[in-house]
RNA sequence: AAGGCAGGUCGUCCUGUCGCGUUCUGACAUUGUUCAGAAUGAGGAAAGUCCGGGCAACACAGAGCAGCAUACUUCCUAACGGGAAGCCGGCUUGCUUGCAAGCUGAGAGCUAGUGCCACAGAAAAUAACCGCCUAAGUCUCUAUCGUGAGACCGGCAAGGGUGAAAACGUGGGGUAAGAGCCCACGACUCAUCCGGGUGACCGGGUGAGUGGGUAAACCUUAUGCGUUGAAAGGCCAAAUAAACCGGGGACUGAGGGUUGCUCGCCCGAUCCCGGAGGGUAGGCCGUUUGAGGUAACGUGUGAACGUUAUCCAAGAUAAAUGACAGGAAUUCUGCAUUGCAGGAUACAGAACCCGGCUUACAGGCCUGCCUUUUUU
RNA sequence: GCGGAAAUAGCUCAUCUGGUAGAGCGACAGCCUUCCAAGCUGUAGGUGGCGGGUUCGAGUCCCGUUUUCCGCU
Numbered sequence: 001a002a003g004g005c006a007g008g009u010c011g012u013c014c015u016g017u018c019g020c021g022u023u024c025u026g027a028c029a030u031u032g033u034u035c036a037g038a039a040u041g042a043g044g045a046a047a048g049u050c051c052g053g054g055c056a057a058c059a060c061a062g063a064g065c066a067g068c069a070u071a072c073u074u075c076c077u078a079a080c081g082g083g084a085a086g087c088c089g090g091c092u093u094g095c096u097u098g099c100a101a102g103c104u105g106a107g108a109g110c111u112a113g114u115g116c117c118a119c120a121g122a123a124a125a126u127a128a129c130c131g132c133c134u135a136a137g138u139c140u141c142u143a144u145c146g147u148g149a150g151a152c153c154g155g156c157a158a159g160g161g162u163g164a165a166a167a168c169g170u171g172g173g174g175u176a177a178g179a180g181c182c183c184a185c186g187a188c189u190c191a192u193c194c195g196g197g198u199g200a201c202c203g204g205g206u207g208a209g210u211g212g213g214u215a216a217a218c219c220u221u222a223u224g225c226g227u228u229g230a231a232a233g234g235c236c237a238a239a240u241a242a243a244c245c246g247g248g249g250a251c252u253g254a255g256g257g258u259u260g261c262u263c264g265c266c267c268g269a270u271c272c273c274g275g276a277g278g279g280u281a282g283g284c285c286g287u288u289u290g291a292g293g294u295a296a297c298g299u300g301u302g303a304a305c306g307u308u309a310u311c312c313a314a315g316a317u318a319a320a321u322g323a324c325a326g327g328a329a330u331u332c333u334g335c336a337u338u339g340c341a342g343g344a345u346a347c348a349g350a351a352c353c354c355g356g357c358u359u360a361c362a363g364g365c366c367u368g369c370c371u372u373u374u375u376u
Numbered sequence: 377g378c379g380g381a382a383a384u385a386g387c388u389c390a391u392c393u394g395g396u397a398g399a400g401c402g403a404c405a406g407c408c409u410u411c412c413a414a415g416c417u418g419u420a421g422g423u424g425g426c427g428g429g430u431u432c433g434a435g436u437c438c439c440g441u442u443u444u445c446c447g448c449u
Stems, first nucleotide, its partner, number of pairs: 001372010012328007020041008028032001043347001047358002050356005055229004062263004067225005072086005087107001088105008108220002113218002115214003129160002131156003137152005168186006187210010233285004244275005255267004292311008329345007377448007386401004395432001403419005425441005
């Protein structure tokens, strides 16, 4: 210098004309769908609506069952399924061969129970197809009276082969043949003790043991979750048929509200259900000052927290934030010495708010690591 | 704004607890008929919307994403 990977960050700017929303000020043919002026007007994801919280209503939330979510540890946080730091496992690379670095893990429990494991294979968890054995027991034959051969009853997980997976591994002993049956070394599980660590866990000792896989299968354990979402909810205005028809009920209570169900709780007579019909269908608050942003300092490995200073920055409601012209910046293509011409500038757009996650994204900048080439 | 489903052959739909994806209609070829239709026989046609993960193995289970449909004042 070029390329790649990972992380972070920024994510076009200026001027003019016209137009739109909101706010303020002023004017009037005086209170409005008016006019004039000024200020201000999308994002890192405003998106998906995947989590969590605020806020609001329902008993400021109650009981049981059902259901849902999460799942190594410690910490951060208002909270979380998010984040930080670690532990353990897996993969890759490097070498000093058991350590380091990077990436990655929905990482509780199949030793609680149940289910499933196609095809192949004897067998997929109650292992005997081929194979090995005939010591013990029964019978037959042979008979050299020692035994040998065969059958029955049986024993064996060592070897072959099948499969994704085959009943702790290697070696030795042992045996009729074998087998953790026994021994040595090693692996793993459970219980217990000692030491280190806040802890996951690590190192070591003792004892018991060898139980295939699968929980993103049912399930078990632990923890958490009440439900509904701004169409929550509150207020004002406008309107009227408190009429008509059918049925039910009036405290021994119809019916309604409340969370999937049961209870419980609350309301309840100018009432409730159905029919046919009539009226209205506007506005304000909630609503943008908040777990708020920025900077400095301090604490902490870090997420983050604390103190001080400073700033206030969209609020629409069928929904404003745009269009055109010129210039600048970056970049691409062509002609090609500076230069000229043409093009491109992504993903996308608030709808109560906030913290995260995920997804989309032209291009620029920064940091770290790796590879190649050149120079020293 | 809030919530819930679906995507499988050209079309309409199956595939219960994970184990070689099927049916009807349609298409094509043959038979039948003078010819067509009907009928009979056969054949082809599938990255299961897309991308990952769990598992020996995924249409099926889990996550993300795209598209379509439905419901709620």